RNA sequence: GAGCCGGGCGGGCGGCCGCGGCGGGACUGCGGUCCUGUCGAGGAAAGUCCGGGCACCGCAGGGCAGGGUGGUCGGUAACCCCGACCCGGAGCGAUCCGCGGGACAGUGCCACAGAGAGGAGACCGCCGGUCCACCAGGACCGGUCAGGGUGAAAGGGUGCGGUAAGAGCGCACCAGCACCCCGGGUGACCGGGGUGGCUCGGCAAACCCCACCCGGUGCGAGGUCGAGCAGCAGGCGUCCGAGGGCGGCCCGCCCGAGUCUGCAGGUGGACCGCACGAGGCGGCCGGCAACGGUCGUCCCAGACAGAUGGUCGCCACCGGCGGGACCGCGAGGACCCGCCGGCACAGAACCCGGCUUACAGCCCGACUCGU
Repeated sequence: GAGCCGGGCGGGCGGCCGCGGCGGGACUGCGGUCCUGUCGAGGAAAGUCCGGGCACCGCAGGGCAGGGUGGUCGGUAACCCCGACCCGGAGCGAUCCGCGGGACAGUGCCACAGAGAGGAGACCGCCGGUCCACCAGGACCGGUCAGGGUGAAAGGGUGCGGUAAGAGCGCACCAGCACCCCGGGUGACCGGGGUGGCUCGGCAAACCCCACCCGGUGCGAGGUCGAGCAGCAGGCGUCCGAGGGCGGCCCGCCCGAGUCUGCAGGUGGACCGCACGAGGCGGCCGGCAACGGUCGUCCCAGACAGAUGGUCGCCACCGGCGGGACCGCGAGGACCCGCCGGCACAGAACCCGGCUUACAGCCCGACUCGU
């Protein structure tokens, strides 16, 4: 200098004004008001794509259908998540990518080109025979996949033999496949040896087969208390006046046919669920790691139109311009000062673990290649 991974931050301090939850105090006309203390968004709070907690409903057990997952071993409450490893591929390398079970269970598909895309194929070519022809050559029948040509793919490779020409047709070696044995590994798998027929195409994110997993609905879940209206039962009452109004009581005056109590259900509404949790931080121990154990410490947002903001000053950071002085032959580099501009993505709503996506500007660490 170029590159490749991992981890972290996401402006700071102060003044003034303001908002929400909780606690304390004062006042109150009981509706609140004021003062004060304390707490008050994120790494993604987002998308709502997976997995769980929790809640209600369903459910003897088993199966079918449907959906999901798919190398191995681990981690976890669980996972379409994470870690380590294996295999294949890309890269000089650090590292990255894999939609990574099965193609002799069956079915299906393989565009275009090409003769032929399947247990296939004679278009050119090669070879043999017959016929025609003066020759050159041509026609027909048959053999052949060594060569040419098409294609992403034509079904082992090289050599020798063999043949009319050829071909695993035969043989040697190599590659691959199946089976057996030995060694290593928990395992995927790796290393070595032997035997066999000689070679078997690809696609399962096509249907399908195999193994394993999965009940449904989501906090508007669900629960508690319950105005009003209507219903049922009972009491009192309709000129022998229940009940209501005239600021509390009595008298008085006025209105007056309903009114009061109870019951179950439950609407508007209120409250719970709902903020102590698979919790955060730090140390130690086990483990390569994901993660687990243990000790200490902390309490840390919570509404239902939805609070967490605004403004000013100083500082920090980034960019541009100007000036000063330094280094360098130079392009340029870095320092100081001043002015201007910028400072992202985005905002909880039952909670938690992941994944994915967005993001100004930065910081730290490991490693690779080149000089």
RNAcentral holds the sequence, with entries from MGnify. This is a predicted structure of a 371-nucleotide RNA (Bacterial RNase P class A) from a marine eukaryotic metagenome. Rfam family: Bacterial RNase P class A. Gene Ontology terms of the family: ribonuclease P activity, dimeric ribonuclease P complex and tRNA processing. About the family: Ribonuclease P (RNase P) is a ubiquitous endoribonuclease, found in archaea, bacteria and eukarya as well as chloroplasts and mitochondria.